[in-house]
RNA sequence: CUGUAUCACCUGCAAACUCGGUGAAAACCGAGGACGCAAAACCACGGGCCUACCGCUCUAACAGCGAUGGAGCUAAGGUAGCCGGGUUGCCGGA
Numbered sequence: 001c002u003g004u005a006u007c008a009c010c011u012g013c014a015a016a017c018u019c020g021g022u023g024a025a026a027a028c029c030g031a032g033g034a035c036g037c038a039a040a041a042c043c044a045c046g047g048g049c050c051u052a053c054c055g056c057u058c059u060a061a062c063a064g065c066g067a068u069g070g071a072g073c074u075a076a077g078g079u080a081g082c083c084g085g086g087u088u089g090c091c092g093g094a
Base pairs, nucleotide, nucleotide: 006094007093012037013036017032018031019030020029021028022027035081041087042086043085045084046083047082048079049078050077055073056072057071058070059069
């Protein structure tokens, strides 16, 4: 001087929950608050998961009609603190 790993240092982020707000919902934003995170920084490219406004299909009675009800499907909505991937970044003490 360089590399790797662990423990630190300087720091950073912020789960649940509460209040206010946006949204059909999932969820997100702000304030408070810390469960945790060495990328829990950023990006929906791949997979998974969540929601279903709109849309599609079905909807019992003897038969027919029928929905402002019910059921199922559906992402171009969401999740980066689900995983993978891409980009960027802090310490250099023991």

Model confidence (mean pLDDT): 79 of 100. Predicted 3D model of a 94-nucleotide RNA (c-di-GMP-I riboswitch aptamer) from Sulfobacillus sp. The organism belongs to Sulfobacillus, within Bacteria. It was read from a public genome assembly, where an Rfam model found it. Rfam family: c-di-GMP-I riboswitch aptamer. Rfam's curators write: GEMM was predicted in a large-scale screen for bacterial structured RNA regulatory elements.